[in-house]
RNA sequence: AGGAGGUAUAGAGGUGCGGUGUGCAAAAGUAGCCAACGGUGAGGAACGGGAAUCCGGUGAACCGUGGUGAAAGGGCAUCACCGCCGAAGUCCGGUUAAAUUCUCGUAAUACCGGACUGGUUUGGUAUUGAAUAAGUGCCGGACUGUCACCCUCACUUGCUUUUAUUACUUAGAAGAGCUUACUGGGGGUGGAGAGCUAUCACCGGG
Numbered sequence: 001a002g003g004a005g006g007u008a009u010a011g012a013g014g015u016g017c018g019g020u021g022u023g024c025a026a027a028a029g030u031a032g033c034c035a036a037c038g039g040u041g042a043g044g045a046a047c048g049g050g051a052a053u054c055c056g057g058u059g060a061a062c063c064g065u066g067g068u069g070a071a072a073g074g075g076c077a078u079c080a081c082c083g084c085c086g087a088a089g090u091c092c093g094g095u096u097a098a099a100u101u102c103u104c105g106u107a108a109u110a111c112c113g114g115a116c117u118g119g120u121u122u123g124g125u126a127u128u129g130a131a132u133a134a135g136u137g138c139c140g141g142a143c144u145g146u147c148a149c150c151c152u153c154a155c156u157u158g159c160u161u162u163u164a165u166u167a168c169u170u171a172g173a174a175g176a177g178c179u180u181a182c183u184g185g186g187g188g189u190g191g192a193g194a195g196c197u198a199u200c201a202c203c204g205g206g
Stems, first nucleotide, its partner, number of pairs: 005202001008199004014085001016084006022077003032068003036065004043055003047105006088117008118144011146191009158178006
C1' cells in the first nucleotide's frame, strides 16, 4: 500500500417515511338533544356477565313525524414547522384497561419482547371505513435504489500482423486481430435494510 472482522461518525434511495398546526371538502341534515305529537307496553343506566344503587304504568327501552343539531377517526393543500432513512408498517405474546359504584373478562390506548417487509406505484381480492377516499393483509404487474455473479462495449496493458516512408535495420505514425487488471456505459440473473457507500480508532494476517 492493502485488508476478513468490527467500533464510531457522516451519508445515498425520492411522487422517500412519520408527526404537529392551520385552512378546506366530506362525514351530515347523521349521532345526540327536545317538559312536542303518535305508536308500543316493561324494562333502563356508554363492550359483555354478576352484584349493589338509582330511574320507570305520573309510561322505561324502541319506532315514526316535527324541531334543533355536532364531533372524532380518515382525506386534500404550490401550505408551515418538527423528527428522520427499519425512516416506518403489520402480526404474535406480555403488562395496562372501559363511563353511577364494586367485581370478572374483553377492546381502544401506551409500553416491552419476538417475527416479517429495500422502496414507490398499480390490478384483483379480503378487511376497517359514511365512502368509489384512504389504510392494512394476501396474490400479481410495472418502475426504481443497492450489493454480488455473468455477458458485452469503451478506455487501457502486452503481443502479433498489415500499410506508408527509407538501400537495409531500428524507432516512430496509422489500421486490424488477440489479450490484461481498474474504472465507466449497456444487458441478464439473484440476494436482502442486522443491508449499501465513505471515513476514523482498535485488531488479525502478509
Overview
This is a predicted structure of a 206-nucleotide RNA (Lysine riboswitch aptamer) from Sporotomaculum syntrophicum. It matches the Rfam family "Lysine riboswitch aptamer". Its family is annotated with lysine biosynthetic process in the Gene Ontology. Rfam describes the family as follows. Riboswitches are metabolite binding domains within certain messenger RNAs that serve as precision sensors for their corresponding targets. It was read from a public genome assembly, where an Rfam model found it.